[in-house]
A computed fold for a 359-nucleotide RNA from a Betaproteobacteria bacterium, annotated as Bacterial RNase P class A.
RNA sequence: GAAGUUCGCCAGGCAGCCGCUGUGAGUGAUUCUGCUCAUGGAGGAAAGUCCGGGCCCCGCAGAGCAGGAUGCCGGCUAACGGCCGGGCGUUAUAGGCCGCAAGGCUGAAGGCGACGGAAAGUGCAACAGAAAGAUACCGCCCCUCGCAAGAGAGGUAAGGGUGAAAUGGUGAGGUAAGAGCUCACCGCGUCCGUGGUGACACGUACGGCAUGGCAAACCCCAUCCGGGGCAAGGCCAAAUAGGGGGGCUAUGACGCUGCUCGCGUCGCUCCCGGGUAGGCUGCUAGAGGCCGUCGGCAACGACGGUCCCAGAGGAAUGGCUGCCCACGACAGAACCCGGCUUAUCGGCGGACUUCCCAC
Numbered sequence: 001g002a003a004g005u006u007c008g009c010c011a012g013g014c015a016g017c018c019g020c021u022g023u024g025a026g027u028g029a030u031u032c033u034g035c036u037c038a039u040g041g042a043g044g045a046a047a048g049u050c051c052g053g054g055c056c057c058c059g060c061a062g063a064g065c066a067g068g069a070u071g072c073c074g075g076c077u078a079a080c081g082g083c084c085g086g087g088c089g090u091u092a093u094a095g096g097c098c099g100c101a102a103g104g105c106u107g108a109a110g111g112c113g114a115c116g117g118a119a120a121g122u123g124c125a126a127c128a129g130a131a132a133g134a135u136a137c138c139g140c141c142c143c144u145c146g147c148a149a150g151a152g153a154g155g156u157a158a159g160g161g162u163g164a165a166a167u168g169g170u171g172a173g174g175u176a177a178g179a180g181c182u183c184a185c186c187g188c189g190u191c192c193g194u195g196g197u198g199a200c201a202c203g204u205a206c207g208g209c210a211u212g213g214c215a216a217a218c219c220c221c222a223u224c225c226g227g228g229g230c231a232a233g234g235c236c237a238a239a240u241a242g243g244g245g246g247g248c249u250a251u252g253a254c255g256c257u258g259c260u261c262g263c264g265u266c267g268c269u270c271c272c273g274g275g276u277a278g279g280c281u282g283c284u285a286g287a288g289g290c291c292g293u294c295g296g297c298a299a300c301g302a303c304g305g306u307c308c309c310a311g312a313g314g315a316a317u318g319g320c321u322g323c324c325c326a327c328g329a330c331a332g333a334a335c336c337c338g339g340c341u342u343a344u345c346g347g348c349g350g351a352c353u354u355c356c357c358a359c
Base pairs, nucleotide, nucleotide: 001355002354003353004352005351006350007349008348009347010346012324013323014322015321016320017319018318020041021040022039023038024037025036026035027034043330047341048340050339051338052337053336054335055229056228057227058226062261063260064259065258067225068224069223070222071221072086073085074084075083076082087115088113089112090111091110095106096105097104098103116220117219121218122217123214124213137160138159139156140155141154143152144151145150168186169185170184171183172182173181187209188207189206190205192203193202194201195200233281234280235279236278243272244271245270246269247268248267252266253265254264255263256262288307289306290305291304292303293302294301295300
């Protein structure tokens, strides 16, 4: 310097005129309401409503079953299905080396993982194929019959075929021909040792080896889960028809989740008809932002300092002009926060890996 990967930041700017809205101060008006000044005013996703909470209500939210969620290890967090670090598995491509070439060998940072258990049980895998968890279509070998072609009986699973997958793989020995039949190495399993908090890794020994896969199949195991939600909830004012008709009513009904037990209350429920839909609050000072120091690989935590940074209410930041430029994509809060997922124009910066050049 180039390429690849990964992480972080920004999200048009400046000026002028007019306009909208929160807060504070002043002034005016007294029926309403206005005016002036200062100051603040949409996002990295505000989106999806997928998770987790704060907060609120349900008088005992108590037990069990059912149901649901998560699923390698350690840590962070208010918590999580999130994040950080690690383990195991998997996956490339860039590049490098060899070669005349065709091509072959090797292979990074990184990406992905719905990652407990298949030796508790049940189940599934179309078609093809002889056979889908155990078999013989072709083939190979041996015996008998036959001039031969071929036929019969037996052995076999190494070779071929089918298939996504066919009694672990490669090689040697052995055999009538073959087969873990035997052996070596690899794979698998078990005991022990070493290292590690742990998932695991390495090593020795033993064993021919429980005949493969799927649990985002049922299931088993471990851990967790009360329900509902700001249209929650609280306060004030006003209006109406203290209307009408039915059912159950303590051996009942209703509530606590779907059921059972248990507990609590004394009323519950259906239909017709009438009135109200107004105002205030909840509503923004927070598991808050920024800076520094210390601890930690990191996520993050502790301490100190500093700042207040939207609160509309049919829904506020818009219009015009000029200049600059990276020529502006996706896109607008509605109680709040931590995440995940999706959409997305362009710019800037850091780290890691590989290659090239120079010293």
The source organism's lineage runs through Bacteria, Pseudomonadati, Pseudomonadota and Betaproteobacteria.